[in-house]
Context: one part of a larger RNA
RNA sequence: GGUAUAUGGUGGAUGACUUGGGACUGAUAGGCGACGAAGGACGUGAUAUCCUGCGAUAAGCUUCGGGGAGUUGGAAAAUUAGCUUUGAUCCGGAGAUUUCCGAAUGGGGAAACCCAUUACUAGUAAUGUAGUAAUAGAGAAUUUAUUCUCAGCAAACCUGGUGAACUGAAACAUCUUAGUAACUAGAGGAAAAGAAAACAAAAGUGAUUCCCUUAGUAGCGGCGAGCGAAGCGGGAACAGCCCAAAUCAAAAAUUACUUAGCAAUAUUUAAUUUUUGAGGUUGUAGGAAAGCAUACUAAGAGUAAAAAAAACAAUUUGUAGAAGAAUUUGUUGGAAAACAAAGCCAUAGAAAGUGAUAGCCUUGUAGUCGAAACAAAUUGUUCUCUUUGCUUAAUCCUGAGUACCACGAAACACGAGAAAUUUUGUGGGAAUCCACGGGGACCACCCUGUAAGGCUAAAUACUAAUCAGUCACCGAUAGUGAACUAGUACCGUGAGGGAAAGUUGAAAAGAACCGUUGAACCGGAGUGAAAUAGAACCUGAAACCAUAUACCU
Numbered sequence: 001g002g003u004a005u006a007u008g009g010u011g012g013a014u015g016a017c018u019u020g021g022g023a024c025u026g027a028u029a030g031g032c033g034a035c036g037a038a039g040g041a042c043g044u045g046a047u048a049u050c051c052u053g054c055g056a057u058a059a060g061c062u063u064c065g066g067g068g069a070g071u072u073g074g075a076a077a078a079u080u081a082g083c084u085u086u087g088a089u090c091c092g093g094a095g096a097u098u099u100c101c102g103a104a105u106g107g108g109g110a111a112a113c114c115c116a117u118u119a120c121u122a123g124u125a126a127u128g129u130a131g132u133a134a135u136a137g138a139g140a141a142u143u144u145a146u147u148c149u150c151a152g153c154a155a156a157c158c159u160g161g162u163g164a165a166c167u168g169a170a171a172c173a174u175c176u177u178a179g180u181a182a183c184u185a186g187a188g189g190a191a192a193a194g195a196a197a198a199c200a201a202a203a204g205u206g207a208u209u210c211c212c213u214u215a216g217u218a219g220c221g222g223c224g225a226g227c228g229a230a231g232c233g234g235g236a237a238c239a240g241c242c243c244a245a246a247u248c249a250a251a252a253a254u255u256a257c258u259u260a261g262c263a264a265u266a267u268u269u270a271a272u273u274u275u276u277g278a279g280g281u282u283g284u285a286g287g288a289a290a291g292c293a294u295a296c297u298a299a300g301a302g303u304a305a306a307a308a309a310a311a312c313a314a315u316u317u318g319u320a321g322a323a324g325a326a327u328u329u330g331u332u333g334g335a336a337a338a339c340a341a342a343g344c345c346a347u348a349g350a351a352a353g354u355g356a357u358a359g360c361c362u363u364g365u366a367g368u369c370g371a372a373a374c375a376a377a378u379u380g381u382u383c384u385c386u387u388u389g390c391u392u393a394a395u396c397c398u399g400a401g402u403a404c405c406a407c408g409a410a411a412c413a414c415g416a417g418a419a420a421u422u423u424u425g426u427g428g429g430a431a432u433c434c435a436c437g438g439g440g441a442c443c444a445c446c447c448u449g450u451a452a453g454g455c456u457a458a459a460u461a462c463u464a465a466u467c468a469g470u471c472a473c474c475g476a477u478a479g480u481g482a483a484c485u486a487g488u489a490c491c492g493u494g495a496g497g498g499a500a501a502g503u504u505g506a507a508a509a510g511a512a513c514c515g516u517u518g519a520a521c522c523g524g525a526g527u528g529a530a531a532u533a534g535a536a537c538c539u540g541a542a543a544c545c546a547u548a549u550a551c552c553u
Stems, first nucleotide, its partner, number of pairs: 001552009015538001016503002020474002022471007029463002031153002039101003042055003046079002049075003061095006070083003106115003116135007137150006157188001158186005168175001172222001198205002209236004219227002240455003243399001247278010259266002283433001285398004289392005299386004310382010321369002327342005343360002345349001351363003404428008414440001435450005490497002510537001513524003
């Protein structure tokens, strides 16, 4: 020096565990904010720090309910001082208070600070001082000095606007990635869309949305890479309506005219314009106009669109809760829920806890019951609203810088193509029901619809948040970055980046006392089932280090 064995040290793998995560399901809720939000700063406790709560009324105040013996939140004990069956602490409903910053809004500002004005109040001999309230901007309305609204924040979902590149095409430019990401405006609990100027095809359907299918089809495409429908059919859900206009009535204004008056002015009639009310809303065309008949109270509808305001009652649900069945003995053990024996309950044998594995020990569970207050939904009552049809005739109305065309673009699965359809930057520019649009260039026939105004539930999308629950998801290098003081420590001027770190024991019973020492470790003693469970604490692998013994060199 090596090998082997044994005993230790170091180290923290492995096993076991779970306070925390992950993914979902059902229901709720889908907003908060000038009545000052979200988020913070600073305070606040008898006692230093952090977290939680709260706000100078500061781990809280009032009240109404629940509840019933202890209690003054947690890390985290201890001491002190209190409260409490005259019902505390605690749980829920409704209120009060709610510093300063922050949209921040009296002015300023380097957020949590500085400085004001006006009115009133307190106080002073007076001034200084203190307190309360108001005082920003934008938009709108009207009674013109008042009122109302807006702003800012929030996870995704939604609509509009602006709009990439890497990438793919095995290079690259049309193309693709992709109308994606990102930025931005706005709204709602959903949004958007929506009651045919639609599809279709000789047969028909009858608003929109979503799913399945049609179908990787028809097509588009440096016909490359790739992109990629629609009708029918089957389902989910179903709901339809209102204006503009013609016409009529009223009021006002203007213009012209008549009459009266010297004139100002008043007045008559007509036209035009405006406002209000009635009327009216469609394609088998409809409506106005003219005429005829019908209804005046039954029926229907209603605040969730098509008109709008509320009240009351009942029921259900939610926001605290209530009672809630049934077991003993023996054995082993530190401990019984184990084993043995004999019982019991079950609309309850879901689950968790308890010194090992408990239907009958505890909390619960099944089924049942419960609200002074607040909220939501449903139903009912009061209440509110509502005529309908036919005929004649062919006078009037039926959305104009619109449809459409040319040029330039974009959207349509469709890249200019034979390119319809939709949108529109520039320039032209109709028709008016004997009309106009569409049916994928265009024309004819035929079919089908009625643009240029508007509203509309449900089926659909999403989940920051709340409640209940589920899992052939993870089990501390996993699962969230975070099971612990975690978006913390730390790094960075900053935008931003971003950790490590769980486990004594059933119970601290956390080792009195003695010894050595400067101290720690340690050795006794004691606790405990166990201390090689001793706080550097469950298990305690390997690498690595050491000691002892044996053998080899």
Large-subunit ribosomal RNA, domain I from a Mycoplasmataceae bacterium, 553 nucleotides, folded computationally. RNAcentral holds the full RNA, with entries from ENA. It matches the Rfam family "Bacterial large subunit ribosomal RNA". The prediction has a mean pLDDT of 84. Lineage of the source: Bacteria > Mycoplasmatota > Mollicutes > Mycoplasmatales > Mycoplasmataceae.